[in-house]
Context: one part of a larger RNA
RNA sequence: UCCGGCGAGUUGUGGGUGCUGGCAAGGUUAAGUCCUUAAGGGACGGAGCCGAAGGGAAACCAAGUGUUAACAGCGCGUGAUAGAUGCUUUGCAUCUACGCAGUCAGUAUCUGCAGACCCGAAACCGGGUGAUCUAUCCAUGUCCAGGUUGAAGUUGCCGUAAAAGGCAAUGGAGGACCGAACGCACAUCCGUUGAAAAGGGUGGCGAUGAGGUGUGGAUAGGGGAGAAAUUCCAAUCGAACCCGGAGAUAGCUGGUUCUCCUCGAAAUAGCUUUAGGGCUAGCCUCGUAUUAAUUCCAUGGAGGUAGAGCACUGAAUUUCCUAGGGGGCGUCAAAGUCUACCGAAGAAUAUCAAACUCCGAAUGCCAUAGGAAUGUUGUACGGGAGUCAGACUGCACGAGAUAAGUUGGGCAGUCAAAAGGGAAAGAGCCCAGACCUACAGCUAAGGUCCCAAAGUACGUGUUAAGUGGAAAAGGAUGUGGGAUUUCAGAGACAACUAGGAUGUUGGCUUAGAAGCAGCCAUACAUUCAAAGAGUGCGUAAUAGCUCACUAGUCGAGAGGUCCUGCGCCGAAAAUGUCCGGGGCUGAAACACGACACCGAAGCUUAGGAAUACACUAGGAACUUUAGUUCCUUUUGUAUUGGUAGAGGAGCAUUCUUACCGGGAAGAAGCAGUAUUGUAAGGUAUUGUGGACUGGUAAGAAGAGAGAAUGCCGGA
Numbered sequence: 001u002c003c004g005g006c007g008a009g010u011u012g013u014g015g016g017u018g019c020u021g022g023c024a025a026g027g028u029u030a031a032g033u034c035c036u037u038a039a040g041g042g043a044c045g046g047a048g049c050c051g052a053a054g055g056g057a058a059a060c061c062a063a064g065u066g067u068u069a070a071c072a073g074c075g076c077g078u079g080a081u082a083g084a085u086g087c088u089u090u091g092c093a094u095c096u097a098c099g100c101a102g103u104c105a106g107u108a109u110c111u112g113c114a115g116a117c118c119c120g121a122a123a124c125c126g127g128g129u130g131a132u133c134u135a136u137c138c139a140u141g142u143c144c145a146g147g148u149u150g151a152a153g154u155u156g157c158c159g160u161a162a163a164a165g166g167c168a169a170u171g172g173a174g175g176a177c178c179g180a181a182c183g184c185a186c187a188u189c190c191g192u193u194g195a196a197a198a199g200g201g202u203g204g205c206g207a208u209g210a211g212g213u214g215u216g217g218a219u220a221g222g223g224g225a226g227a228a229a230u231u232c233c234a235a236u237c238g239a240a241c242c243c244g245g246a247g248a249u250a251g252c253u254g255g256u257u258c259u260c261c262u263c264g265a266a267a268u269a270g271c272u273u274u275a276g277g278g279c280u281a282g283c284c285u286c287g288u289a290u291u292a293a294u295u296c297c298a299u300g301g302a303g304g305u306a307g308a309g310c311a312c313u314g315a316a317u318u319u320c321c322u323a324g325g326g327g328g329c330g331u332c333a334a335a336g337u338c339u340a341c342c343g344a345a346g347a348a349u350a351u352c353a354a355a356c357u358c359c360g361a362a363u364g365c366c367a368u369a370g371g372a373a374u375g376u377u378g379u380a381c382g383g384g385a386g387u388c389a390g391a392c393u394g395c396a397c398g399a400g401a402u403a404a405g406u407u408g409g410g411c412a413g414u415c416a417a418a419a420g421g422g423a424a425a426g427a428g429c430c431c432a433g434a435c436c437u438a439c440a441g442c443u444a445a446g447g448u449c450c451c452a453a454a455g456u457a458c459g460u461g462u463u464a465a466g467u468g469g470a471a472a473a474g475g476a477u478g479u480g481g482g483a484u485u486u487c488a489g490a491g492a493c494a495a496c497u498a499g500g501a502u503g504u505u506g507g508c509u510u511a512g513a514a515g516c517a518g519c520c521a522u523a524c525a526u527u528c529a530a531a532g533a534g535u536g537c538g539u540a541a542u543a544g545c546u547c548a549c550u551a552g553u554c555g556a557g558a559g560g561u562c563c564u565g566c567g568c569c570g571a572a573a574a575u576g577u578c579c580g581g582g583g584c585u586g587a588a589a590c591a592c593g594a595c596a597c598c599g600a601a602g603c604u605u606a607g608g609a610a611u612a613c614a615c616u617a618g619g620a621a622c623u624u625u626a627g628u629u630c631c632u633u634u635u636g637u638a639u640u641g642g643u644a645g646a647g648g649a650g651c652a653u654u655c656u657u658a659c660c661g662g663g664a665a666g667a668a669g670c671a672g673u674a675u676u677g678u679a680a681g682g683u684a685u686u687g688u689g690g691a692c693u694g695g696u697a698a699g700a701a702g703a704g705a706g707a708a709u710g711c712c713g714g715a
Base pairs, nucleotide, nucleotide: 001715002714003713004712005711006710011114012113013112014111015110016109017108018107019106020105021104022103023102026050027049028048032044033043034042035041036040054061055060064076065075066074067073081097082096083095084094085093086092087091117255118254120252124245125244126243127242128241129240135219136218137217138216139215140214141213142212143211144209146178147177148176149174153170154169155168156167157166158165182206183205184204186203187202188201189200190199221237223233224232225231230239258650259649260648261647262646263645268281269280270279271278272277282387283386284384285383286382287381288380289379290378293374294373295372296371297370298368299367300366301365307359308357309356313353314352315351318348319347320346324342325341326339327338328337329336390415391414392413393412394411395410397408398407399406420431421430422429435608436607437606438605440604441603442602446598447597448596449582450581451580455595458593459592460591461590462589468584474569475568478566479565480564481563482562483561484560485559486558487557495553496552497551498550499549501526502525503524506520507519508518532547536545537544609640610639611638612637613636614635617632618631619630620629621628622627623626651704653701654700655699656698657697658696659695660694661693662692669688670687671686672685673684674683675682676681
């Protein structure tokens, strides 16, 4: 990993609701007793319980009662319905008719109490078992090759008054030294499904001591022991192990077994020692009752958003005016006066605001004896839920950095719970909602050169950048379109030829300043076709070159500004280049226009199935003879994606009861083949097998496996 078997909403009891049945103003027995064909059945048993009457805290009273001083008022109750009459007409009263519905079982479902769908803790408590491991202690034994050092003391000699002291010998001390056994475990290598659940190799440390070790004994679980590490107490230690309470508890994780049909959510609000849990509401489903509901139009309303505005509240620009303040003058003070200073209020001017508004939409919202459309969608009551982590996209906002595949509201959509086509590939984007079958047709989004279905289609332009097929500020005689303006056959623009002068070297300044360092004037003048008291280069200053300006040659457009389409640069990243690839340039790019075609589970066509409603016809039952309910049937219309979940209908397995069968002329089981049903499934037959087994109608469940790091067995 696979295969086979086993493996999870059960049972008792109390309660709610639905359905079926019995009896019904009543219904029903419990314990127990008796009988019996005895795990069964029957009879008796009315104690009790529910209902038929309520009100009150209660005493108590009673179709009333409580409150109260009250005969008032009010609360609860006295019948649920239909009809008629009257009145003070959304109601009340009266009359008449009908008369009031419960209870006990069975069954389905939910729920309380119980282990309560199954498996799963870490833990807690009780009673016991452990010191053959290990820790400490007690008792009693035992072990430590060899070598070294040489303390005290002692003896002798020297020395001294005597000592002290010195030397030599002797001696043999030490938690002394070196180093085996023994003990330890400091470094490193190997080992790491090991040779080993702690070892091996090479070195290391202690090795007469707080030493090692044998045997026997003591201390026990909130306890022991500890040269102290939460260390050890039998490979287990922040509280050992075994059994029990015990199926502890688990708002947590995982798992929870056949089929088809109908409908189909939520991820929100409030509260919560609450936030990954719950309760109530919201949203779903089923039943009963009832008759409304939704959309659009019309009409009538409330409102303060977008926008706009500055009339209020604030912010904020410039100018004027001016109260006040600062400064100068005024011999001090004062009056006065001046002021390129500041400046309330006011005037003019141009602005800003979620918590400003003199104004003010579009949508949305509310209403209606109105009109149209849809066609049960609404509402009430009752049974059953699930949901309380939501995600992205578009629009208008808050937070953030007008960051985030960020976070929080609002409105809408999709996903969730939605498959199909498109976007190369993609939960949330675009198109579109899959009942089944078809080798039929038409379309949507998106496409039509090839991969790859359909135009190498058409018309008019644009782009030269592979732009298309990623990006900004900014930059540029790229190129198309438009507007406007200046010059131009009285000859423009460009180019070439020629001129570009005189007063004068203007004045000043200066060493010099001559058009050209600087200052002043420059609408100075003259001669001219034209020529600045000079556009730039240049010189120390001149000189020189050149420009403006003019003439000639030439012969038709030239220059500027603005708006706009498509392009260019700006443009550096890590596997391989921003079309999905090939490849594409009068496109297979872009813009506009018009015509075809392709393209989905959309729509249509043909056939079939189911569900709901309506209708046609037939049958059955019931009663109040007029209907109701059920079954079958005809036709029509509509519908049939679906998670959690609600509802409905079935299949299969084992056993029980009744009836009917099959089987040695071969049962069940197993394997194959054929056939059939919408599915779970069924049937026939052949082989194998060798003794049991099926159908129908009911009933009862140890009643369906692919998942639980499931359990057991096998490969």
The part of an RNA shown here (large-subunit ribosomal RNA, domain II) has 715 nucleotides and comes from a Lachnospiraceae bacterium. The prediction has a mean pLDDT of 82. RNAcentral holds the full RNA, with entries from ENA.